[in-house]
RNA sequence: AGAGUGAGCGCAGGCGAUUACGGACUCAAUGAGUCUGAGGAAAGUCCGGGCUCCCGAAAGACCAAACUUGCUGGGUAACGCCCAGUGCGAGCGAUCGUGAGGAUAGUGCCACAGAAAAAUACCGCCUUCGGGUAAGGGUGCAAAGGUGUGGUAAGAGCGCACCAGCAACGUCGUGAGGCGUUGGCUCGGUAAACCCCGGUUGGGAGCAAGGUCGGAGGAACUAGGGUUGGUCUUUUCCCCGUUUCGUUGAAUAGUGGUACCGCUAGAGGUGUCUGGUAACAGGCAUCCCAGAUAGAUAAUCGCCGUUUUGUGCUAAUUCUAGCCAGAAUAACAGAACCCGGCUUAUGUCUGACUCUUUCU
RNA sequence: GGGUCAUUAGCUCAACGGUAGAGCAGUUGCCUCUUAAGCAAUUGGUUGAUGGUUCGAAUCCAUCAUGACCCA
Repeated sequence: AGAGUGAGCGCAGGCGAUUACGGACUCAAUGAGUCUGAGGAAAGUCCGGGCUCCCGAAAGACCAAACUUGCUGGGUAACGCCCAGUGCGAGCGAUCGUGAGGAUAGUGCCACAGAAAAAUACCGCCUUCGGGUAAGGGUGCAAAGGUGUGGUAAGAGCGCACCAGCAACGUCGUGAGGCGUUGGCUCGGUAAACCCCGGUUGGGAGCAAGGUCGGAGGAACUAGGGUUGGUCUUUUCCCCGUUUCGUUGAAUAGUGGUACCGCUAGAGGUGUCUGGUAACAGGCAUCCCAGAUAGAUAAUCGCCGUUUUGUGCUAAUUCUAGCCAGAAUAACAGAACCCGGCUUAUGUCUGACUCUUUCU
Repeated sequence: GGGUCAUUAGCUCAACGGUAGAGCAGUUGCCUCUUAAGCAAUUGGUUGAUGGUUCGAAUCCAUCAUGACCCA
């Protein structure tokens, strides 16, 4: 110099003035004043929760059902997410990918080709003509562990050496697994096909949930009835029921696409310390930070910062540093009940690592 | 805001994981004085996009894109 890899709880301008808009509060109130006002993805709605209602509620057992949930250990409120590892695969490498249980529980499928697609001999080889044979040919993604050698009628893990795989044992590791020794010779692939095994889960709906305004219900009793996909158990509660006191003359349904609540103090933010390789957890201090409902969060100017440009100026051997002047400050995009993830869109900065080439 | 589905030729739709087809439309020829109808032949597809599983993907899986419908 060129080509790449990966990281940062990186940044998404700051302050002031004027004008305009949403929200909260205050006051001497048809006006004034103070405070405050989008994101890293607010997005897609792909997962997981909180919260609310319905199936009477809660807890538990068995069964069913659903789920692509599926290497190991940890983290988390939870997760299909995150961290650290193992095996396999890709790359010269930094590094990256990984839905990675079971094909000897069973069933299915494997087009065309091929004799044969899982237990079968077409050609060939041998033959005592009964048969034997997976060494050779040929087909295919895939054809009886591979190569060599001995052996044989011809052959064959039939024997041996090396390699691959499997099992047992030893050893290291919490574990997935690693390493070593020994053994016999080892029956295709596919489970993002049905399925089996382990694991998880009450089911359904979603803030357009649901409630208030809305207008009488309360108390006591417990023999019986009512239970979420099914059967059952336990406990207390709830409803029906019975008695009693009491309201309205006596009830029911709808509308308001927000009139009001739900609605923003939360698995919250920031700083610091401790533990942990890390994800993360804990302690302390401090802060309050949008809440609209056709939907506010903007515009202009000044100063500073950042980036960049200059036949510019100063210093210096050079890399460069400072000053001055000009330009830009862009992209993706905008809350709508709230959180944790993932994915996608997108401008820019910093430092780290790898490979190749050249120079010293 | 929330939920549910769909995407294959110009249009409407098929297709067990094994060569992507049908009807209409288009083009050419025949027929006719000409057109239509009729007959014959023929063109046209990265199966919405990108990855993955598999020997092999329109089909199975994931993430996106586009479109449609429902809920006060």
Overview: Two RNAs folded together computationally: RNase P RNA and transfer RNA, 432 nucleotides in total. Its mean pLDDT, the model's own confidence on a scale to 100, is 75. It holds a member of the Rfam family "Bacterial RNase P class A". By type it is a ribozyme.